[in-house]
């Protein structure tokens, strides 16, 4: 201090998630010690047992027990007080010690304040005199099971009463009224009053203290006064009567939630979260009420009721209250021992010794947390065993161990032994603890978690979108560093890891310290309340504000700086803080308050102005449309095309005239007005605002504005009126698969008009209102002034308003830019991820529709803006191409060849599959090929190394099978030698190991298609952008070309183009044999001399470059024409194929990871099969005929092959052929008559003299074999087919189209492929269109890129959620009825020791009793809130590739989208207004 993650890449926004830290913590897995801490966060749930508040004999009577002493019938008595049960008195059980139910409150926090009390303590003063009656223990006599309790009777006190006295307290005063106790034994301790004091307690009041307005009004003893009780004390704190206050947008009331500080933990800090352990305060004690007592309590271990539970009963009545320590059940993820001790600190009594204390003090349990220790150290190989990996050569583990030295912290024995103890001595739970000292031995002492990125740290097996993983991004679908194992590393370590919370990170609620133009986000506008802020100056004031000084901020903590434990953690000691409130002196610039005084802001006055600003009334024409008349005749209307529809009852068009409603063309502009919404003929009336020009008044009168209030476009609504046009809905016609749309023909509310509502829009500039600052240039509307003008323009300054570009600056950017999105101030609204969803529910308002407010759960890791490259578009401009248009000829139809596709089979091996598979792999399946089937065999193997044995090796027969393989039988004796053997070949044997056309081209290499021979793809450097990128490579010309000029922030380079290479096409030269043939000779012949001119052959040269010329054209590239030339703009044709796409094709050419088989998915043989056939398709071949068949004659090629062969020639046969027999390893011989042409003759428009399928006989060749399943030949047989539908292919010149040759393969087989000549046309010189490409632009929601993305119904499953007759529960307040204890008031016909008395039936007093008033619980009836539940019922999310469609992203093929209003299975359509996103 950051990091991951939205995209193909960017750069913001924006969420979610990690990496830190804290826990009163649990859970998994491990677990050596010690010190110091912590340990019911759930059920304020129910409690067995035991302990937790007694204590005084120096208050009192006394004497149950017990001790001592005397007696003694041994059963007891007495005596003493050493000491005490019980009881009377006092004191304390209001503290300590628990817990957070409740509780939004003067409960706590802070700072005050006055009308109070105060037991022990302290000070100080003053007393303590006289007296009196009585009740407990205890005796007796009873009632109950008990708990307890009745009467009679005796007795003491520091127990209770009387009297006197007194500072004192009440009254103005007179005067009233008021204490006391005593005890031991010589000093105290104690009683009473007063005063003060400390503490302590209650009681008031200013700030502060949680959420929620979907809680908006709340209050009746409420608020205030008087009078009267009441308290310790002020006070509606109680009461009666009087007034009507009293609180609240500065949040009352109500509802949820919660004890509140110090502090804790988190943060850099501001701030969030929090209130365990410690200390302050409250509140609470089983629920709920109530008082007594007493200083103090409305009392945890006290009393009274009520209620619930539990316990005991003799059923009559009783008795409890662990949120004290332990401890039990329950809960629950969870949380300890039913310990010592009162030694030490505190407490209670008490004169004190003492007693008492689950406060404390320690011990136990628990790795719960912190802090320290330890498990050992040094040596020890180029490195052991084992494990893992591996290229099999090693490498890690790893100095790690083993072995050698050494050492003893811990723990273990064994002896020794404190502090804490305050003292002069006694007094120790802890505890024989902590320390010390010696002893033996590396002995007893590591483990978790992770290893894809973030985030440190890798490999191997297994698995195979299975099983799992996972904090977010995500892995897993046969090569997983993400599963799960193992080997290795990393990280922290007595722990280590999940889980759960909470603060960081988060500037993700932003005071520090965010934003609102398109990301969320400015209210549709505008007056205006409260409220916030507010020009210049003078005094004054002192609230803020500054300062200074005082009291307070408790102690602990935290902080700095010491000091003790061995050291830390712990624990002490100073300090310094505690940012605060209060109180007082002081200052006076700003803020505020108060007087006064200016004018720049603000308004007013006069004057002149512009204006579709409003509101009402009036009124024109032009157009529709309708009606009446006339002229006229058949079509009119409408479309992409049509049809519905109007017309022969006269339309449509036309002229004349009437009527109606409604909108106002040119003028008209980026124009002008208005707060917006808006507003447009033209007059008039009424009336708002605004601008300039004079600077004449007022004198801060001001800006913004929560609520509140007025406007408010369209559609809708309510009433009444109108109604031409146009038009949702509605019907009709089309369109379509369908069309509840788009097109069309009607057409109804509506649109208009008066009044009313309604209150919303992309109500937009998507930009709130004001104010002041900060460069310009150029429109345009108003208006002032200067110049000039006869005047209008022109021009030049200014002031207001409306546009365009711009600097600086600002934005993420695109963009804004003096009309800010620049600086800044002030005020207001409003955002805080996406969906759910502007829903649901609640309240408001509306006649409704409907508006405003406005959530949850549950989901996802996104969603979103800008701008980038691409790609796409039924988007633009520009090009090219046999792409189309021109033409030529074909396919698609027969009939047969091939191939595929179905189908069939044992088998019909196996790839190829739009273009780019289908006469493709295969340039030849009878057998072999042959992978495929049956069906017989073999098993180290049909090939290949290796070892050991044997034999040479090899030939020939016989015999059994379909072979394959066997049986058996003869024959051979080589080659080199160092004389051991050794080499090739055979065969046996064993194992290593061969084999595979099994599988995966979605692991590869190699080769190969295809856009495409399209013109395009990138690099360095520089420079522009934040950045992906751009730039160059764009742009003007050009060209087949990124081909070349020009111009440019680019300059320059690489692969592609071209050109070099190959054949053709002229020419020269060199060379003449198998070629050739002008001259000469000669033959039947170039057939032989000859000769190399010609052809030809094949080698070497020339030639062609926009070089000349003329035009364009930018003085260019470069085009057009032209000369010349064999050839002219690439001359023509071939090889030649950038960057890169299809996970394109091939694992079966061939290599090859990996996986699978191994007596078989290997090998070998026979047969078959790959040739099957009801069909569909691609590719040809022959045809349908006279440009023709058919016959005879006659002509002219070239590339190309030949010895296991091409084969002349001769016979032979109709012929395929076969028989004989030459020449040729080849410019020599052969294949080899080239065929359409040409010429004569026939055939005469037919299913033929066309065509030849097909099927019969008979024959030839090739070959072990032509059955399945080859080609040829003659005879015979003669089928479809008379030019081919929708559709679709080729081709631009020696092409197309027609004709034959020839060659690979190949024993044999060609309508297929590969070449080769022969004859040889048409058209078009174009770019609307169809397809496929480039180049730039432009939108995009696409990026696996349009075969993209994506909406909603319906249908299923699963989750949460709304509504929902009701049921249910809980919880407030009220209203009535009832009414416990109890306080308080009353009462008279009870009871009554002290005191008074007139001794009485008296009085003061007290007690009971009964009666009123409050009143807890309870009952009755409504009501409000919440929560659970609920037949059926509404949407909503989330699912695997379901159904239907096709609304949106491009003109998304009807341009989206906002409000509305109607309609539709559904997306959606349609009306009418608005926006451009």
């Nucleotide at each position: 201090a950051g990091a991951g993650u939205u995209u193909g890449a960017u750069c913001c926004u924006a969420g979610c998630u990690c990496a830190g830290g804290a826990c009163u913590a649990a859970c998994g897995c491990u677990g050596a010690c010690g010190g110091u801490a912590u340990g019911c966060c759930u059920u304020a749930u129910a409690c067995a047992u035991g302990c937790a508040a007694g204590u005084c004999g120096a208050a009192c009577g006394g004497u149950a027990a017990g001790g001592u002493c005397u007696c003694u019938u041994c059963g007891g008595a007495g005596a003493u007080a050493c000491a005490c049960g019980a009881g009377u008195g006092g004191c304390g059980g209001a503290c300590g010690g628990g817990u957070g139910a409740g509780u939004a409150a003067c409960g706590c926090g802070u700072a005050g304040g006055a009308a109070u009390a105060u037991g022990c303590c302290c000070u100080u003063u003053a007393g303590u005199g006289g007296g009196g009656g009585a009740c407990a223990a205890c005796c007796a006599a009873g009632a109950g099971a008990a708990a307890u309790u009745u009467u009679g009777g005796c007795u003491a006190a520091u127990a209770c009463c009387c009297c006197a006295u007194a500072u004192g307290c009440a009254g103005u005063a007179a005067u009233g009224u008021g204490a006391a106790a005593g005890a031991u034994u010589u000093a105290u301790c104690g009683c009473u009053a007063a005063a003060g004091g400390a503490g302590u307690a209650g009681c008031c009041u200013g700030c502060g203290u949680u959420u929620g307005a979907u809680u908006a009004g709340c209050u009746u003893g409420u608020u205030g006064g008087u009078g009267g009780g009441g308290u310790a004390a002020a006070a509606g704190c109680c009461u009666a009567c009087c007034a009507a206050g009293g609180c609240g947008a500065c949040g009352a009331u109500c509802a949820a939630u919660a004890g509140c500080u110090g502090g804790u933990u988190u943060g850099a800090g501001a701030g969030g979260a929090u209130g365990a352990c410690c200390a302050g305060c409250c509140a609470c004690a089983a629920u709920g009420g109530g008082a007594c007592u007493g200083a103090g309590a409305u009392a945890c271990g006290g009393c009274c009721c009520a209620u619930a539970c539990u316990c005991c009963u003799a059923c009559g009545g009783g008795a409890g209250g662990c949120a004290g320590c332990a401890g039990u059940a329950g809960g629950g993820a969870a949380u300890u021992u039913u310990g010592c001790g009162c030694a030490a600190u505190g407490g209670a009594g008490g004169a004190a010794a003492c007693u008492c204390u689950g406060a404390c003090g320690c011990a136990g349990c628990a790795a719960u947390a912190c802090c320290g220790u330890g498990u050992g150290c040094g040596g020890g190989a180029a490195g052991a065993c084992g494990c893992u990996c591996c290229g099999u050569g090693g490498a890690g583990u790893g100095u790690a161990a083993a072995c050698c030295g050494c050492u003893g912290u811990c723990a273990g024995g064994u002896g020794g032994g404190a502090c804490g103890a305050a003292u002069a001595a006694a007094u120790g739970a802890c505890u024989g603890u902590a320390c010390c000292a010696c002893c033996a031995g590396a002995g007893g002492a590591a483990g978790c978690a992770c290893c894809g990125g973030c985030u440190a740290a890798c490999u191997c097996u297994g698995u195979g979108c299975c099983a799992g993983c996972a904090g977010c991004c995500g892995c897993g679908g046969u090569a997983a560093u993400a599963c799960a194992g193992a080997g290795g590393g990393u990280g922290c370590a007595a722990g280590c890891g999940u889980u759960g919370u909470c603060c960081g990170g988060a500037u993700u609620u932003a005071u520090u310290g965010g934003g609102c133009g398109u990301a969320a986000a400015g209210c549709g506008u505008c007056u205006g309340u409260a409220g916030g802020u507010c020009g210049u100056u003078u005094g004054u004031u002192a609230a803020g504000u500054c300062u200074g000084a005082a009291g307070u901020g408790a102690a602990a903590g935290a902080a700095u700086g010491g000091a003790g434990c061995u050291c830390a953690a712990c624990u002490c000691c100073a300090u310094a803080c505690c940012c605060g409130c209060u109180u007082u002196g002081g200052a006076a610039a700003c803020u505020g308050g108060c007087a006064g005084a200016c004018u720049a802001g603000a308004g007013a006055a006069u004057g002149u102005u512009a204006g579709a600003g409003g509101u009402a009334a009036g009124u024109g024409g032009a157009a529709u449309u309708c009606c009446u008349a006339g002229u006229g005749u058949a079509g009119c209307g409408g479309u992409g095309a049509a049809a519905u529809g109007c017309g022969u009852a006269g339309a449509u068009a036309u002229u004349a005239g009437g009527a109606a409603g409604a909108a106002c063309a040119c003028c008209a502009g980026a124009g002008g007005c208005g707060a917006a919404g808006g507003c447009g003929g033209c007059u008039u009336a009424c009336u708002g605002g605004g601008a300039c020009a004079u600077u004449u008044c007022u004198g801060a009168c001001a800006c913004u504005g929560a609520g509140a209030g007025a406007c408010g476009a369209a559609a809708g609504c309510u009433u009444g009126g109108g109604g031409a046009g146009c038009g949702a809905a509605a019907g009709g016609g089309a369109u379509u698969a369908g069309a509840u749309a788009c097109c069309c023909c009607u057409g109804u509310a509506g649109u208009c008009c008066a009044a009313g509502c309604c209150g919303u829009a992309a109500a937009c500039g998507a930009u709130g209102a004001g104010u002041a600052c900060u460069a310009g240039u150029c429109g345009u509307c108003a208006u002032g002034g200067g110049a000039a003008u006869c005047g209008a323009c022109c021009c030049c300054c200014g002031u207001g308003g409306u546009g365009a570009c711009g600097u600086a600056g600002c934005u993420a950017a695109c963009g804004c830019g003096u009309u800010a999105a620049g600086u800044a101030c002030u005020c207001c609204g409003c955002c805080u991820g996406g969906g759910a969803a502007g829903u649901a529910u609640g309240c408001a308002c509306g006649c409704a529709a409907g508006u405003g407010u406005g959530a949850a759960a549950c989901u996802c890791a996104a969603a979103g803006g800008a701008a980038u490259u691409g790609a796409c578009g039924g988007g633009g401009a520009c090009c090219c191409g046999c792409a189309c248009a021109a033409g030529c000829g074909g396919u698609g139809g027969a009939a047969c060849a091939u191939g595929u596709g179905g189908u069939u089979u044992a088998a019909u091996u196996c790839g190829a599959u739009g273009c780019a598979a289908c006469g493709c792999g295969a340039a030849a399946a009878a057998c072999c090929u042959u992978a495929c089937c049956u069906g017989g065999a073999c098993u180290u193997g049909a090939c290949a190394u290796c070892u050991g044995a044997g034999g040479a090796a090899g030939a020939a027969g016989u015999u059994g099978g379909a072979g394959a393989c066997g049986a058996c039988u003869u024959u051979g004796u080589g080659c080199c030698u160092u004389c051991g053997g050794g080499a090739a070949c055979c065969u046996c044997a064993a194992g290593a190991c061969a084999g595979a056309u099994g599988c995966u081209g979605c692991a590869c290499g190699g080769c190969u298609g295809u856009c495409g021979u399209c013109a395009g793809c990138u690099c360095g450097u520089g420079u522009c952008g934040u950045g992906a990128g751009a730039u160059g490579u764009u742009g003007g010309g050009u060209u087949a070309a990124g081909u070349c000029c020009c111009g440019c922030a680019a300059c320059g380079a690489g692969c592609g183009c071209a050109a070099c290479c190959c054949a053709c096409g002229u020419u020269g030269u060199u060379a003449g044999u198998u070629g050739c043939c002008a001259u000469c000779a000669u033959u039947a012949a170039g057939u032989u001399g000859g000769g190399c001119a010609c052809u030809c052959u094949a080698g070497c040269a020339a030639g062609a470059c926009u070089g000349c010329c003329g035009g364009u054209g930018u003085u260019a590239a470069a085009c057009c024409g032209g000369a010349g030339g064999a050839a002219g703009g690439u001359g023509u044709g071939g090889a030649c194929g950038a960057c890169g796409u299809c996970a394109a094709g091939u694992c079966a050419u061939c290599a090859u990871g990996g996986c699978u088989c191994u007596u078989a998915c290997g090998u070998c043989c026979a047969g078959g099969g790959c040739u099957a056939c009801a069909c569909a398709c691609g590719u040809g071949u022959u045809a349908c005929a006279a440009u023709g068949g058919c016959g005879c004659g006659c002509a002219c090629a070239a590339c190309g092959g030949g010895c296991u062969g091409c084969u002349a020639c001769c016979u032979a046969g109709c012929a395929a052929u076969a028989g004989g027999a030459u020449g040729c390893u080849a410019a020599u011989c052969c294949c080899u008559u080239a065929a359409a042409u040409c010429g004569c003759g026939u055939c005469u428009c037919a299913g033929u003299u066309c065509g030849g399928a097909u099927u019969g006989u008979a024959g030839g060749c090739u070959g072990c074999a032509a059955c399945u399943c080859g080609c040829c030949u003659a005879c015979a047989u003669g089928a479809a087919g008379u030019a081919g539908g929708a559709a679709u292919c080729g081709c631009u010149a020696g092409u197309a189209a027609a004709c034959g040759c020839a060659g690979a393969u190949c024993a044999g087989c060609a309508c297929g492929c590969u070449g080769c000549g022969u004859u040889g046309a048409a058209u078009g010189u174009g770019u609307u269109c169809c397809c496929g490409g480039g180049u730039c632009u432009u939108g995009u929601a696409c990026a696996c890129a349009c075969c993209g993305c994506c909406c909603g119904u319906c249908a299923c499953a699963c989750c949460a959620u709304g509504g929902g007759a009701g049921a249910u529960a809980g919880u407030a307040a009220c209203g009535c009825c009832c009414g416990a204890a109890g306080u308080c008031g009353g009462u008279g016909a009870u009871c009554u020791a002290a005191c008074c008395u007139u001794u009485u039936u008296g009085g003061a007093g007290g007690a009971a009793g009964c009666c009123g008033c409050c009143u807890a619980a309870g009952g009755c009836a409504g009501u409000g809130c919440u929560g659970u539940u609920g037949a059926c019922u509404g949407g909503g999310g989330u699912g695997a590739a379901g159904u239907c469609g096709u609304a949106a992203c491009a003109a998304g093929g009807u341009a989206g989208c906002c409000g509305u209003a109607c309609c539709g299975g559904a997306a959606g359509g349609u009306g009418u207004g608005g926006c451009u996103g």
Predicted 3D model of a 1477-nucleotide RNA (small-subunit ribosomal RNA) from a bacterium. It matches the Rfam family "Bacterial small subunit ribosomal RNA". Gene Ontology terms of the family: structural constituent of ribosome and ribosome. Its mean pLDDT, the model's own confidence on a scale to 100, is 85.